Small-subunit ribosomal RNA, central domain from Tolpis succulenta, 349 nucleotides, folded computationally.
[in-house]
Context: one part of a larger RNA
RNA sequence: UUGGGCGUAAAGCGUUUGUAGGUGGCUUUUAAGUCCGCCGUCAAAUCCCAGGGCUCAACAGUGGACAGGCCGUGGAAAAUACCAAGCUGGCAUUCGGUAGGGACAGAGGGAAUUUCCGGUGGAGCUGUAAAAUGCGUAGAGAUCGGAAAGGACACCAACGACGAAAGCAUUUUGCUGGGCCGACACUGACACUGAGAGAUGAAAGUUAGGGCAGCAAGUGGGAUUAGAUACCCCAGUAGUCCUAGCCGUAAAUGAUAGAUAGUAGGCGCUGUGCAUAUCGGCCUGUGCAGUGCUGUAGCUAACACGUUAAGCAUCCCACCUGGGGAGUACGCUCGCAAGAAAGAAACUC
Numbered sequence: 001u002u003g004g005g006c007g008u009a010a011a012g013c014g015u016u017u018g019u020a021g022g023u024g025g026c027u028u029u030u031a032a033g034u035c036c037g038c039c040g041u042c043a044a045a046u047c048c049c050a051g052g053g054c055u056c057a058a059c060a061g062u063g064g065a066c067a068g069g070c071c072g073u074g075g076a077a078a079a080u081a082c083c084a085a086g087c088u089g090g091c092a093u094u095c096g097g098u099a100g101g102g103a104c105a106g107a108g109g110g111a112a113u114u115u116c117c118g119g120u121g122g123a124g125c126u127g128u129a130a131a132a133u134g135c136g137u138a139g140a141g142a143u144c145g146g147a148a149a150g151g152a153c154a155c156c157a158a159c160g161a162c163g164a165a166a167g168c169a170u171u172u173u174g175c176u177g178g179g180c181c182g183a184c185a186c187u188g189a190c191a192c193u194g195a196g197a198g199a200u201g202a203a204a205g206u207u208a209g210g211g212c213a214g215c216a217a218g219u220g221g222g223a224u225u226a227g228a229u230a231c232c233c234c235a236g237u238a239g240u241c242c243u244a245g246c247c248g249u250a251a252a253u254g255a256u257a258g259a260u261a262g263u264a265g266g267c268g269c270u271g272u273g274c275a276u277a278u279c280g281g282c283c284u285g286u287g288c289a290g291u292g293c294u295g296u297a298g299c300u301a302a303c304a305c306g307u308u309a310a311g312c313a314u315c316c317c318a319c320c321u322g323g324g325g326a327g328u329a330c331g332c333u334c335g336c337a338a339g340a341a342a343g344a345a346a347c348u349c
Base pairs, nucleotide, nucleotide: 004320005319007303008302012317014200015199016198017197021193022192023191025087026086027085028084030081032080034076035075036074037073038072040070041069042068048064049063050062053059090190093185094183095182096181097180098179102176104174105173106172107171108170109153113149114148115147116146117145118144119143120142124135125134162167205246206245207244208243209242210241214240215239219235220234221233222232258315259314260313265294266293267292268291269290270289271288272287273286274285275284298305322349323348324347333340334339
């Protein structure tokens, strides 16, 4: 390479937009590749086959090819391709609805916590398995009133909604993206995937400037213990929050890339139509889109999956090839750094 794979055995990029490329709906055309027929040619020798000659054989000679290539010529048109013209089912647009914690910015709110001020009060409080450190007569804890600050938004809440993923939940205003349903119209294959590339990307970390209530790595102290650089307790710094950058990683998980087609049912939920029903709402049946449970065929090593496939097929991309060494070394790119990306070998079993 051929081939085989990728839920859990090695293997789906964290996600998305999209360039090159690959692949691509229906009808008519042409005949480039493709297929069929014929003509010519591919020197001889060699190789192969047949029978004959040297006494046999080697050898030499006669005849015949097989397998194909190329030029020319005549035809075929199913599939690929091409030119031109069309089509409407894929895609996109328009119109009418509609659900939503989708994004960004501004404004407001209550509960709780901590601190401060004032009143009452007077000895404990805190904490634990038990304690101690700690706080408290300079008046703590408790309780009442007032003020301030920062951060997070109980209940509703769900097997629920939205988003490409990361993610997203107090109320309200502004602005804005996408989806779904329905309808006639419009465009007429405009599509799918996507190497490189761009964008986005939790937490932690990092730079600068703010902020700092609670929590809390590191740290200090008290316990426990043989020890205790821990688990438990008392404190408490970075950080957690905001603004502007950087970083670019996660068990970034559905451990399952994306798109298309068709392939038993049953039971829910969400959104939205239709029919039935009705004064209206429910109810009943059903379509589309999503989200779950169960399960047939099939598949699977098994577990399981099963119209949201891991079944049956097609297209395109990424990735895998025994364990360790090792996601290490070296060189290169990126980064302020931390590190990231890419990524071996010797040796060993």
Overview
The organism belongs to Tolpis, within Eukaryota. The full RNA is in RNAcentral, with records from SILVA.